[in-house]
RNA sequence: AGACGGCUGGACGACCGCUGCUUUUGUAAGAGGGUGGAGGAAAGUCCGGGCUCCACGGGAAUACGGUGCCGGCUAACGGCCGGCGGGGGCGACCCCAGGGAAAGUGCCACAGAAAACAAACCGCCCGAUCGCGCGUGGGAAACCAUGAGCCUGACGGCAAGGGUGAAACGGUGCGGCAAGAGCGCACCGCGCCCCUGGUGACAGGGGCGGCAGGGUAAACCCCACCGGGAGCAAGACCGAAUAGGGGCGGCCGGACGGCGCAAGCGCGUCCGGGGGCAUUCCCGCCCCGCCGCCCGGGUUGGUCGCGUGAGGCGCGCGGUGACGCGCGUCCCAGAGGAAUGGUCGUCGGACGCCGAAAGGCGCGGACAGAACCCGGCUUACAGGCCGUCU
Numbered sequence: 001a002g003a004c005g006g007c008u009g010g011a012c013g014a015c016c017g018c019u020g021c022u023u024u025u026g027u028a029a030g031a032g033g034g035u036g037g038a039g040g041a042a043a044g045u046c047c048g049g050g051c052u053c054c055a056c057g058g059g060a061a062u063a064c065g066g067u068g069c070c071g072g073c074u075a076a077c078g079g080c081c082g083g084c085g086g087g088g089g090c091g092a093c094c095c096c097a098g099g100g101a102a103a104g105u106g107c108c109a110c111a112g113a114a115a116a117c118a119a120a121c122c123g124c125c126c127g128a129u130c131g132c133g134c135g136u137g138g139g140a141a142a143c144c145a146u147g148a149g150c151c152u153g154a155c156g157g158c159a160a161g162g163g164u165g166a167a168a169c170g171g172u173g174c175g176g177c178a179a180g181a182g183c184g185c186a187c188c189g190c191g192c193c194c195c196u197g198g199u200g201a202c203a204g205g206g207g208c209g210g211c212a213g214g215g216u217a218a219a220c221c222c223c224a225c226c227g228g229g230a231g232c233a234a235g236a237c238c239g240a241a242u243a244g245g246g247g248c249g250g251c252c253g254g255a256c257g258g259c260g261c262a263a264g265c266g267c268g269u270c271c272g273g274g275g276g277c278a279u280u281c282c283c284g285c286c287c288c289g290c291c292g293c294c295c296g297g298g299u300u301g302g303u304c305g306c307g308u309g310a311g312g313c314g315c316g317c318g319g320u321g322a323c324g325c326g327c328g329u330c331c332c333a334g335a336g337g338a339a340u341g342g343u344c345g346u347c348g349g350a351c352g353c354c355g356a357a358a359g360g361c362g363c364g365g366a367c368a369g370a371a372c373c374c375g376g377c378u379u380a381c382a383g384g385c386c387g388u389c390u
Stems, first nucleotide, its partner, number of pairs: 001390008010347007018037008039367001043378002046376005051231004064227005069083005084098001085096004099222002104220002106216003121162002123158003131150002134147005170188006189211001190209008235304004245295007252272006258265002273288005311330008351362004
């Protein structure tokens, strides 16, 4: 200078309050004493479970969602531990959404010739042809024939080099070739097969193949595995008044019907009746028998759920480790319109200012606050301490 892991995250005192438990006193309300009273993340509510209710005969398939190297740990997990592979770093160490691209479909911006059954911008090579002058031969000349050179460079061949791009149809070297090219060879890479080691991911070695098959699956998709739903406002119990529901009993008049031999009988229908539509009358519409007792549901409210638990600490043993086993010991917040606080004093980290320094002055502690519980992950966090390593 850095890497990794762990711990801590104001101290002491006085006074005044709030709340759980317990004890004394009190008929009770209450009062007094004792004792406990936020976190490493209580947070985000992202995973996994316990618990509760609902649903559900079993199995399979489909759809949807999730997970995805291997082995282990765990109640379980998408967590953790130990490995493997890939990438980064001089190193301690860190990062990885790490199955399948050889089933199919899609996409690959810009640039570039071309983003994938291929293709060719510059370039390299071959070189038809046009043109130019020259040499040689023939000819009186025009010109003809021929040779090498320069220029033009079509049609072709190539993919080495340049250029573009995140990515260009294996890489390097030698040979080869007109120039080139796995065209041939060696090594590396890749694929297939075999052997050895390993529980396995995989590693090492050998042989064969001239290279087929660019990337992308946090694109569709394929494969394997997993998955009922809702959540403590879950849910359970007690349950006043009023209103509404049901049952039983009693009680008006008339008409018709029913039952009964009859007396009679709210047994049924209709009318009379009562109430409402602001008020009065008429019409219209709507609702309803009255009283008493009982029952069940249920609102406000109260109680439980609610903290002895996959619990904390210490020691020993097993394991590289996550973790497991055994023994001992402890009880450690339970509020609920929601307690866990307020004021003061002494000290005080960090910070700010002054100062060369010693020091002085000021200020006074990061992130944050339980709400059924537990295991994780993620995020926030001033500062301090410890250990191991480079």
RNAcentral holds the sequence, with entries from MGnify. Predicted 3D model of a 390-nucleotide RNA (Bacterial RNase P class A) from a soil metagenome. Of the family's consensus pairs, 95% are formed in the model. Its mean pLDDT, the model's own confidence on a scale to 100, is 75.